[in-house]
RNA sequence: GCGGGAAUAGUUCAGUGGUAGAACGCCUCCUUGCCAAGGAGGAGGUCGCGAGUUCGAGCCUCGUUUCCCGCU
Numbered sequence: 001g002c003g004g005g006a007a008u009a010g011u012u013c014a015g016u017g018g019u020a021g022a023a024c025g026c027c028u029c030c031u032u033g034c035c036a037a038g039g040a041g042g043a044g045g046u047c048g049c050g051a052g053u054u055c056g057a058g059c060c061u062c063g064u065u066u067c068c069c070g071c072u
Base pairs, nucleotide, nucleotide: 001071002070003069004068005067006066007065010024011023012022013021018055026042027041028040029039030038048064049063050062051061052060
């Protein structure tokens, strides 16, 4: 230099153009003499960044940043 992949909650990851979700973690409550375990509820997201297409974009297109893999 060329090609491919990844980027979404604190962490690990789903999400086939139409309300952004799960698990773990965190907070509150219940249970217990206390802790742990268990149960119920809650908070937490400008979906890496910038444009474009579309009535509508996490998803499609282009550019860009970081990381991983391959080729040279």
A computed fold for a 72-nucleotide RNA from a Candidatus Gastranaerophilales bacterium, annotated as transfer RNA.
The organism belongs to Candidatus Gastranaerophilales, within Bacteria.
It matches the Rfam family "tRNA".
Model confidence (mean pLDDT): 83 of 100.